A computed fold for a 119-nucleotide RNA from Bacillus mesophilus, annotated as SAM riboswitch aptamer (S box leader).
Formats: sequence, C1' cells, structure tokens
RNA sequence: AACUUAUCAAGAGUAGGCGGAGGGACUAGCCCGAUGAAGCCCGGCAACCGACUUUAGAUUCCCAUCAGAAUCUGAGGCACGGUGCUAAUUCUUGCAGCGUAAGAGCUGAGAGAUAAGGG
Repeated sequence: AACUUAUCAAGAGUAGGCGGAGGGACUAGCCCGAUGAAGCCCGGCAACCGACUUUAGAUUCCCAUCAGAAUCUGAGGCACGGUGCUAAUUCUUGCAGCGUAAGAGCUGAGAGAUAAGGG
C1' cells in the first nucleotide's frame, strides 16, 4: 500500500507559548490566513482499543449448604495507558436515483478520515 468491521449533524483555547506563509486530502467551487497559516509544545474535547470499577446474565470450578473463584457477553462509570480530534456537516462537490421549466431539496454509493482486527 491493499483487505474486513464500526463511526463521521455533537464536542474542544474568554488574546496560551514557539514559529513564520500557507492551509481546508484530491477536482471544481467556496472559504480560512500578518487582527497572524502549516508545524511543534501546552491546554482542551471525545471515548475506538487496553486497564480498572460497578451491575445483570451465561458457563465452568469449588462446595453438604450458605458463600466463594475464573472466563465470556450486555449495560454503565473513569480517563490511568495506546491512538484520534480541536473553522465551516467529512465546508460543499465529483457517480447514481428521486425531484424541478431550470434550480433548490432529499436518498444512496464512491472517495476520504479515524479506530480496531486478520495476514
């Protein structure tokens, strides 16, 4: 790089620091940017994975019983660890369908992003 699954309408700096011109994946648009872009740090948001904890169920072990233990699954919590994110719906769009005089609008796909997984 490619594959599988899930998510993408919420959230995140009331003048934070360094930095200096670009950025919003790509196309076409439309935007953001010296009242400072990218990038790095700090702060923040979320909660995909792990860990921990609570609770319900199932199975197994143990057991005279009561009790107890382990594993798995569901739900909830936390934010310790691994990521991620922190203008605009994934900013809109690119293909197809519905719709229309033409639009607007709606739906789905594709593309993209992130996480987890298998090899």
The organism belongs to Bacillus, within Bacteria.
The coordinates come from a structure-prediction model, not an experiment, and the mean pLDDT is 83.
Its Rfam family is "SAM riboswitch aptamer (S box leader)". From the family's description: The SAM riboswitch is found upstream of a number of genes which code for proteins involved in methionine or cysteine biosynthesis in Gram-positive bacteria.